[in-house]
Context: one part of a larger RNA
This record gives sequence, structure tokens and C1' cells, in this order.
RNA sequence: UUAUGUUGAAGGAACUCGGCAAAAUGACUCCGUAACUUCGGGAGAAGGAGUGACUUUGAAAAGGGUAACCUUUUUAAAGUUGUCACAAAAUCGGGGACAGCGACUGUUUACUAAAAACACAGGUUUCUGCUAAUUCGAGAGAAGAUGUAUUGAAACUGACGCCUGCCCAGUGCUGCAAGAUCAAAGGAAAAAGUUUUUUGGCUUUAACCCUAAUUCCCAGUAAACGGCGGCUGUAACUCUGACGGUCCUAAGGUAGCGAAAUUCCUUGGCAUUUAAUUGGUGUCCUGCAUGAAUGGCGUAACGACUGUCCCACUGUCUCCAACAUAAACUCA
Repeated sequence: UUAUGUUGAAGGAACUCGGCAAAAUGACUCCGUAACUUCGGGAGAAGGAGUGACUUUGAAAAGGGUAACCUUUUUAAAGUUGUCACAAAAUCGGGGACAGCGACUGUUUACUAAAAACACAGGUUUCUGCUAAUUCGAGAGAAGAUGUAUUGAAACUGACGCCUGCCCAGUGCUGCAAGAUCAAAGGAAAAAGUUUUUUGGCUUUAACCCUAAUUCCCAGUAAACGGCGGCUGUAACUCUGACGGUCCUAAGGUAGCGAAAUUCCUUGGCAUUUAAUUGGUGUCCUGCAUGAAUGGCGUAACGACUGUCCCACUGUCUCCAACAUAAACUCA
């Protein structure tokens, strides 16, 4: 000097990205326990008190006994008494408040990520009538299923509560006994070449007719992929604009939420929290570029999740020190 421990005056997070690490709490009995809530919870909430040994008295249970009663264990009250310290060691929850995300238990990057990611119960849509749809296989065949639409498959969302607006122009999907278009095949006028005894044969080209799915056309469909506007005038100070005009569009963003895990300007404005806050919370709305199962907004409980604050606690720090052990150093 380093590592691992123990202890520390006064202060107590001033440390730091951040209380990381450490400290503190801790058992049992009794008292007591808020908001909120899906009435189950929250809850060991929080916050208090007691705990040794001995004596006396009482109670309960079990065993024994015909019974009186005896023994053991547990427990309550009163009194006495010892230690600095009685859950005397070890083991053994720190707590509270607010917000975000995800309902929850669960799963995951074996070896840098455990999460807000995945899954989930629940919701919705589409396909599927059985030789089912879907899938594997070149095929035979197999899974689905020794199942049968309350089935099976595919996709999205993700408990629960309140809800889920407008757009079918584009892309997709579905439907469509009409019409248009499109292949080979089939039918078939005609033309050219060649041959010749021929009004014929052969070869090539081929109008036209008949035509499948498809495509066009038409219609439906957004819990399908997706999308959801400008400019401008206007009210008794000013400001704002309920109201009007105009252009474009398939339709112009509804309810909600909103400087947000989304806000560039931005450390937005105001309030609150601090002596002081680019943080946190509440509110406003000027949403660069929110928004409704690509789900929107809430939500008790839950979380080794993320942000902020408070109490307790401490060598994290002011500011380091001492001690123990192991190394480090010298010699062998």
C1' cells in the first nucleotide's frame, strides 16, 4: 500500500448518475392500524408496550386413579430478586408518500440486457360441414383427430371498468349467371408456295367463330393494410372567435389524454416541493410530430422494473484514523 473484516468524536447523504455499498429493522405475546378497494385485500400497514430467575394463587389440556386426588405440559395475575445489557449468541422484514409502465403468478438473451420485452386469462375477426380448413411429404401417406362449428386452424389485442368516432379514394380480401379483355385446343373463309392427268393432293400463313381462371367494370368490407386539411373575415377597450366565406379531399382527428417512455423551440407559463431544483408532482394547451383492439383513458392488488420526496439509519461523505487477519517488501 492492497484485500477481507471490526470500531469510531461532531455532523448525518453534505457523497454520488443514483443512498451504490454499509448501517439500521428483525423473533414471540399484547395493544393498535390510514387513504384506497375488484370488499378478497391494503396489513406484519404505520405506531407502541412487554420478554430473565424465584415464590404464591388461578385456569386449561393430556395421562393415571373407583374416588379423593396425583403427574406432565401450556397459560394468566400478583409479589420478590440479580445483571450496564433478559428475543442477552446464531438465525431473523427498514418503513412511508407520489407518479410512469405492465393487470396479476409465470417466461427470456446457457456465458455483459430479467425488463416497460414474451406469455397469459379475457376480447374480436377470418377460414373450416368432414375425404374439413390448415400443415408436412416427390409420393404412398401422416398430423389435425379415433376430434365434428361450444370443433379445429390463422391473425390482432391483452385482467377488470368506461369506451372503441369518421373515411372503402389507394392497396388487399370477398362477392359478382350481365358486359369488355386474354392462351392453347377445336371449327373455319381466304391467300401464298409446290406438284400435276385432275374440278385434286401436299406445305405454310391465316381473317373469323367458340372459348377458363385472371384483369377491367360493378358492389361490399377498416378489432383488413392504412388515412383522418389549408387560407381568410368577424363580438360595445384590447384579445379571442361561438359565427361566416373560399379552396382541396375518400374523409378531414370524435371521446379521451397531453411539454407525455411522445414537446424541436424548452430549463415552455403558473403553482407546489428546496435556502437554492435542466429533477418530481399538479395545472394550462401554443399536440415541431397524441388518440381510440398498430387499442384510448382509468384502475385495487402485484413488481430483484423506472423517476421523485420524507422518516429511521449509518465512514457514502466533511476527513480520515485505529485494530485483526492475509498478501505486498527483505533474507533463506
Predicted 3D model of a 332-nucleotide part of an RNA (large-subunit ribosomal RNA, domain IV) from Nitzschia anomala. NCBI's taxonomy places the organism under Eukaryota, Stramenopiles, Ochrophyta, Bacillariophyta, Nitzschia. It matches the Rfam family "Bacterial large subunit ribosomal RNA". Gene Ontology terms of the family: ribosome and structural constituent of ribosome.